[in-house]
């Protein structure tokens, strides 16, 4: 840092530090924020991509392990070489 595949309407938050913007990007909305958002650190949850256990490549289980996620449908509508996240192989 490009290429394949697949999956984004289900689910799951408390502390403590910080301190002023955040919800990827751009138009236009709408919404979270000094009653402290974002982010970052502990614990905890959720959910099951790969591993992992039955099975038959179907389906099942299960939550130690390697990721991820824990407001709003990827927060809505447009756009775009859209992004995001596992695996894969280079």
């Nucleotide at each position: 840092u490009g290429u394949c595949c697949a999956u984004u309407a289900a689910g799951a938050g408390g502390a403590u530090c910080c301190g002023a913007g955040g919800g990827a990007c751009c138009c236009a909305g709408c919404c979270c924020g000094c009653u402290g958002a974002c982010g970052a650190u502990c614990c905890g949850c959720c959910a099951a991509c790969c591993a992992c256990c039955c099975a038959a490549u179907a389906g099942g289980g299960a939550a130690c392990g390697g990721u991820g996620g824990c407001a709003a449908c990827g927060c809505u509508g447009g756009a775009a070489u859209c992004a995001a996240u596992g695996g894969a192989g280079g």
This is a predicted structure of a 90-nucleotide RNA (SAM riboswitch aptamer (S box leader)) from an Actinomycetota bacterium. Lineage of the source: Bacteria > Bacillati > Actinomycetota. The prediction has a mean pLDDT of 86.